A computed fold for a 1461-nucleotide RNA from an uncultured prokaryote, annotated as small-subunit ribosomal RNA. Its mean pLDDT, the model's own confidence on a scale to 100, is 84. Its Rfam family is "Bacterial small subunit ribosomal RNA". Rfam links the family to the GO terms structural constituent of ribosome and ribosome.
RNA sequence: GAGUUUGAUCCUGGCUCAGAUUGAACGCUUGCGGCAUGCCUAACACAUGCAAGUCGAACGGCAGCAUCAGGAGCUUGCUCCUGGAUGGCGAGUGGCGGACGGGGGAGUAACGCGUAGGAAUCUGCCUAAUAGAUGGGGACAACUCAGGGAAACUUGAGCUAAUACCGAAUACGCCCUACGGGGGAAAGCGGUGGCACGCUACUGGAUGAGCCUAUGUCAGAUUAGCUUGUUGGUGGGGUAAUGGCCUACCAAGGCGACGAUCUGUAGCUGGUUUGAGAGGAUGACCAGCCACACUGGGACUGAGACACGGCCCAGACUCCUACGGGAGGCAGCAGUGGGGAAUAUUGCACAAUGGGCGCAAGCCUGAUGCAGCCAUGCCGCGUGUGUGAAGAAGGCCUUCGGGUUGUAAAGCACUUUCAGUUGGGAGGACCCUGACGUUACCUACAGAAGAAGCACCGGCUAACUCCGUGCCAGCAGCCGCGGUAAUACGGGGGGUGCAAGCGUUAUUCGGAAUUAUUGGGCGUAAAGCGAGUGCAGGCGGUAUUAUAAGUCAGAUGUGAAAGCCCGGGGCUCAACCCCGGAAGUGCAUUUGAAACUGUAAUACUUGAGUAUGGGAGAGGAAAGUGGAAUUCCUGGUGUAGAGGUGAAAUUCGUAGAUAUCAGGAGGAACACCAGUGGCGAAGGCGACUUUCUGGACCAAUACUGACGCUCAGACUCGAAGGCGUGGGGAGCGAACAGGAUUAGAUACCCUGGUAGUCCACGCAGUAAACGUACAACUAGGUGUCGCGGGUAUUGACCCCUGCGGUGCCGGAGCUAACGCAUUAAGUUGUCCGCCUGGGGAGUACGAUCGCAAGAUUAAAACUCAAAGGAAUUUACGGGGGCCCGCACAAGCGGUGGAGCAUGUGGUUUAAUUCGACACAACGCGAAGACCCUUACCUGGAUUUGACAUCCUGAAUCUUUUUGAAAGAUUUGAGUGCCCUUCGGGGAACCCAGUGACAGGUGCUGCAUGGCUGUCGUCAGCUCGUGUCGUGAGAUGUUCGGUUAAGUCCGGCAACGCGCGCACCCCUUGUCCUUAGUUACCAUCAUUUCGUUGGGGCCUCUCCGGCGCCUGCCGGUGCCCCACCGGAGGAAGGCGGGGACGACGUCAAGUCAUCAUGGCCCUUAGGAGUAGGGCUGCACACGUGCUACAAUGGCAUGUACAAAGGGUUGCCAAGCCGCGAGGUGGAGCUAAUCCCAUAAAGCAUGUCGUAGUCCGGAUUGGAGUCUGCAACUCGACUCCAUGAAGUCGGAAUCGCUAGUAAUCGUGAAUCAGAAUGUCACGGUGAAUACGUUCCCGGGCCUUGUACACACAGCCCGUCACACCAUGGUAGUGGGUUGCACCAGAAGUAGCUAGACUAACCUUCGGGAGGUCGGUUACCACGGUGUGGUUCAUGACUGGGGUGAAGUCGGCACAAGGUAGCC
Repeated sequence: GAGUUUGAUCCUGGCUCAGAUUGAACGCUUGCGGCAUGCCUAACACAUGCAAGUCGAACGGCAGCAUCAGGAGCUUGCUCCUGGAUGGCGAGUGGCGGACGGGGGAGUAACGCGUAGGAAUCUGCCUAAUAGAUGGGGACAACUCAGGGAAACUUGAGCUAAUACCGAAUACGCCCUACGGGGGAAAGCGGUGGCACGCUACUGGAUGAGCCUAUGUCAGAUUAGCUUGUUGGUGGGGUAAUGGCCUACCAAGGCGACGAUCUGUAGCUGGUUUGAGAGGAUGACCAGCCACACUGGGACUGAGACACGGCCCAGACUCCUACGGGAGGCAGCAGUGGGGAAUAUUGCACAAUGGGCGCAAGCCUGAUGCAGCCAUGCCGCGUGUGUGAAGAAGGCCUUCGGGUUGUAAAGCACUUUCAGUUGGGAGGACCCUGACGUUACCUACAGAAGAAGCACCGGCUAACUCCGUGCCAGCAGCCGCGGUAAUACGGGGGGUGCAAGCGUUAUUCGGAAUUAUUGGGCGUAAAGCGAGUGCAGGCGGUAUUAUAAGUCAGAUGUGAAAGCCCGGGGCUCAACCCCGGAAGUGCAUUUGAAACUGUAAUACUUGAGUAUGGGAGAGGAAAGUGGAAUUCCUGGUGUAGAGGUGAAAUUCGUAGAUAUCAGGAGGAACACCAGUGGCGAAGGCGACUUUCUGGACCAAUACUGACGCUCAGACUCGAAGGCGUGGGGAGCGAACAGGAUUAGAUACCCUGGUAGUCCACGCAGUAAACGUACAACUAGGUGUCGCGGGUAUUGACCCCUGCGGUGCCGGAGCUAACGCAUUAAGUUGUCCGCCUGGGGAGUACGAUCGCAAGAUUAAAACUCAAAGGAAUUUACGGGGGCCCGCACAAGCGGUGGAGCAUGUGGUUUAAUUCGACACAACGCGAAGACCCUUACCUGGAUUUGACAUCCUGAAUCUUUUUGAAAGAUUUGAGUGCCCUUCGGGGAACCCAGUGACAGGUGCUGCAUGGCUGUCGUCAGCUCGUGUCGUGAGAUGUUCGGUUAAGUCCGGCAACGCGCGCACCCCUUGUCCUUAGUUACCAUCAUUUCGUUGGGGCCUCUCCGGCGCCUGCCGGUGCCCCACCGGAGGAAGGCGGGGACGACGUCAAGUCAUCAUGGCCCUUAGGAGUAGGGCUGCACACGUGCUACAAUGGCAUGUACAAAGGGUUGCCAAGCCGCGAGGUGGAGCUAAUCCCAUAAAGCAUGUCGUAGUCCGGAUUGGAGUCUGCAACUCGACUCCAUGAAGUCGGAAUCGCUAGUAAUCGUGAAUCAGAAUGUCACGGUGAAUACGUUCCCGGGCCUUGUACACACAGCCCGUCACACCAUGGUAGUGGGUUGCACCAGAAGUAGCUAGACUAACCUUCGGGAGGUCGGUUACCACGGUGUGGUUCAUGACUGGGGUGAAGUCGGCACAAGGUAGCC
């Protein structure tokens, strides 16, 4: 820097990614070279070989080898013997070295390491100086002999040398001292010689080592007290040396909140890695220090060790054994087993560098130099170069045109780095000496020849398409992909990135300002302790002087080398190596400065405090007093209810309640005053009086002189509830009981009611204990409380003003925003507390406190990618306000009951084709299924096809058989049409053939277009510019009026545009006008009849106009818009009706109107045919028709429409039939003719309340019509039959006027077939108080944890599965404290039991020593009892996660009882 919480936004906050890194590992791949690195795990166990020896110039010697000399045997060149004689040398004595070099990091939180210092020390070899080295003695190995033993080894006797050992002498210097004195050394060897190497003593140096001090050096306080040699002193001992290092005595100290003790972890550093830095992490390789060497203990030797390849003891393990006893220690180099994700050769050489010994030659050296293995890392090189378009073939994609792979390849022309082969050949070496070495390097040769992979391609993040798959298989770092069109899975093509590597996993830092010193925060996101007092600590007013601890500056020393950085140089470059410089921010010493801080001293008054005077106050404690009210008791009056609720009941009451009057008892609380008024640190404090008492404030002066602020721990106070003891108890009232409510109701409501509430004394110590510590500074306005001052006044008020408190509004500033704003959340300072993703969890364990309840302190495993704050826009609310609608109400008529019609579900079936499902599916698609339609089923047939285009041949007509038809089969005739320049060209139908293709009412309406429904004819929905806001967004569109309307007006940081509304369009209502035929007929004539002549008045038709606009008047309205009433008018406020449907919503409906992507079928899922089905029927629902009758039925007579249709048609008159209808044929392409008599109505008659003269279903018979055909399955007519039904439960629908209701008429579809649909007219009501409620909608506002948007979200128990964790009778390990037993080896002390070369001796012995014994210390081991930690544990507690489980309904809206603590 990016991704990720949201519909979107800003913030907070976590998670994740991009970078660098590695002693790495794994997967795929692999040409060369250089330089590096290579058991991070089991400090697990180790076979085998090697890793420390050397000196004959210290010594006695001579086992082996060689030489020489001699001898013997003979086979004459061999064997044997003798001689330390020579070169040398096994073993031994002796010297030096095995304390270096090499290894790994177990232990160690420490003077172990780092840095800087110090004094009380030692130091072999090396170096410098001085002095010396005289003269003696006694042994012991080797060796020889004799034994023991399996071995390892060992015993006894005897011989012997020395640079081995011991005396004597000497002592410049040395050591001790009581200052008189005393003590102490030596070695020689080699060489012909000069001499060389050694020896003794001592003094310096160098080097190395030991010791001490200051300071730095991980985590845990759920480790707070630790310590008895402990702290110090004195004497003594011990050490190379200081010291409780050890010991005796004395004192009682020492360490610790600046973290002792305990626990866990860890070698430390130079450095390495990361980072801008500050920091963080780390301590492989290289270098310095430390500690370790199978585990534990111990000393010896030595200059140096308590000793990796030495010794002793104990333990575990392994090996040998004759069972008696012995041997061993790879954390040296290789190597083996084991462990593990994982780490190499049982190599060469001492040539170089270095080490040990030696005079040296030299020997030894798994140190080291090299080689081998491994892409483990870093660096370098190569795998070719140029040209080459027919843009080849192939692959992939495609819109079928092409594109891409791609100059890539091929082809042509070149080159040879590296690898390979040949020849030559340095330097590392200095006189000789080269493991590396087939070295590096040079030359020649051949040939593009031998040499490219890995990951990725949804976003972050560079790079896209096809196929397969179909929430499967799989991917995934985070967000997330996959449910039939996946750039996210798998494969192909293409592309991107890096490249002998590339990815993955793991680690560390970074990004992360996400522990914030640099550099964060705490009103609401996580975060101010409930409040105060206050020790330590931190910080601190003004002035002067001094000092120099902090601070600042200079100098000196140190800060190892390597590394990093800079400049040079060497390998062809680089990595790598070499040289020089700088740096090393530190520490120490020293010299200076004096502003600030500190310290010391002196002074000051403004911070702080004291004194005097005043008034305010529910401040606190105690004692006393008061009235109102509730309840109870007594008495009186009085009678049937009272009480309670949404409604009731439990309850009280005829044994007299409730009500009312009088009296009494008792407890608790204090109405009005009362006020964002007062007091208090907070909790909190409210009747009145008295006593005691704390604090604040004001005024004026005086005094002290920084006495201050904050505060870990500590102490004190601390609502309600709770606990203990004793009182008290009126009302209220957890628990509990009863009554209701409810599906349930362990609740809400009601009736009762115990603790408690009250008092005294103790405990408890928590609350949403809530403005948020103190001080200073920084615009105002306006209330209020307390005390003052000024002016004025008789006085009070008002007004101006000071200090202190308490509120509201608001500016700058701050803030993520909300908001805060002199009472800051502004600007600064000081101190304390607290926070670091959500959940787990304020939980577990531990500890402290408590009588208990519980409180305080306070984790982890595991799990999620979020959790959260503020604000925005919607949506929603059993939130609010305003308004509308046949939404309710007021009415009228229905549905739901009956029969039938019709659609749907269900069921049935071979099929009952398909679609439509709340409103917004169900008389819907379908404006009309007997065949057709038809998509369904069965049977029988067909395959370039029923239909289209292309190619080739080809006109066409006709016949037979079979069949249900389709189809199959088959006979005969015929060679055409148009144009022509006569060459030819063109077109149509049918048939046949071939393949491209046709075809599909097959799937997906959740891939789509188009069309449609719905909210809704609701009044809304947006945009441009401007302005406001960090932003999402807001404003406009809100507000006040008004309207049917975002309709209009006014106002306004808005001003305007657009889509909607309205208007424009059609129709209807008045009038005028043009024109009068088929329409009309007043007047004239004529007629059965507007029939004819005629007329153009009227009706009507048609073209075009007028009219209605709140225009006029009055009232209301601030104005305006508008509303109410009225006039005029045919019509009045949109005149009635229609068409017209904004942005959008419902993944609404339709792939079966049509079109269309993808998928599927292709002798079938296509096409065609016959019959059947879509009409099937226990049932349920929707929509209708007809009724149940007298406002009626029937019969007779009689009147008045509108709008339509008609030539494949409407069909007149006449005649026939009871009728459906038949016959007939006139007229009509229609204001002419026909369908076509309108019906209700009116008049008269009849029926008389009944299953009827209501009702017409059902059934029987007989017919008519349409049609190829009425069986499944048409309509109609006549005769007969005459079901149910007597007005319909819960519920529910339509309608506000020419409407409902009622009456008939027509049309589309159609051969025929409406109770449906659409249209037409006739007759023609009732009611609307009103907006409380139901439903739907609009605007504003409010709340929200909703945004898939309340059909939302979401909580808990239970059941199941899995995971981690707490408890638990216990069990098993590790570690450790205390008490005690025990006591190896060793050292020290003691001891005279045994033995004893050097010295002394008086010869007896002594001194000294060795062995033995014993005491002290002590390792391993053991016993008892505690602490701590880990593992495990039947059972059990809660927690987390999981797909559609169960029960409820807690929270979010007033969440339906406001929520929360």